[in-house]
RNA sequence: AUGUGCGUCUAGGGUUCCGGCUUGAUACCAAGCGGCUGGUCCGAGAGACGCAGUCCUUGAUGGCAAGGAUACACGGCGGGAUAAAAGCCCGGGAGA
Numbered sequence: 001a002u003g004u005g006c007g008u009c010u011a012g013g014g015u016u017c018c019g020g021c022u023u024g025a026u027a028c029c030a031a032g033c034g035g036c037u038g039g040u041c042c043g044a045g046a047g048a049c050g051c052a053g054u055c056c057u058u059g060a061u062g063g064c065a066a067g068g069a070u071a072c073a074c075g076g077c078g079g080g081a082u083a084a085a086a087g088c089c090c091g092g093g094a095g096a
Stems, first nucleotide, its partner, number of pairs: 004052006012042002017039002019036001020033005053070007072092001074095001078090003
């Protein structure tokens, strides 16, 4: 100096909307409940898959192609956003 970005999904998360439950009204609907399984939604550096990017080697020669690599990673307290919370962000942080 570099350890990259995005997408889909999962662990997980709460409750703006839908649904559910309770109460009231009973024409529309209103209030409460997320120690309501769920749908929408948020969602991992240390989870998965894929695409791209980067680096290296070989060939080609001006249009590019093929192959390989992309390792390792224990982690508070506290704060922030969103309706609210979280393995989200601060953060490959402080520390070990």

Model confidence (mean pLDDT): 84 of 100.
A computed fold for a 96-nucleotide RNA from a soil metagenome, annotated as Guanidine-I riboswitch aptamer.
Rfam family: Guanidine-I riboswitch aptamer. Gene Ontology term of the family: regulation of gene expression. For this family Rfam cites "Structural basis for guanidine sensing by the ykkC family of riboswitches" (Battaglia et al., RNA, 2017).
The model forms 100% of the base pairs in the Rfam consensus.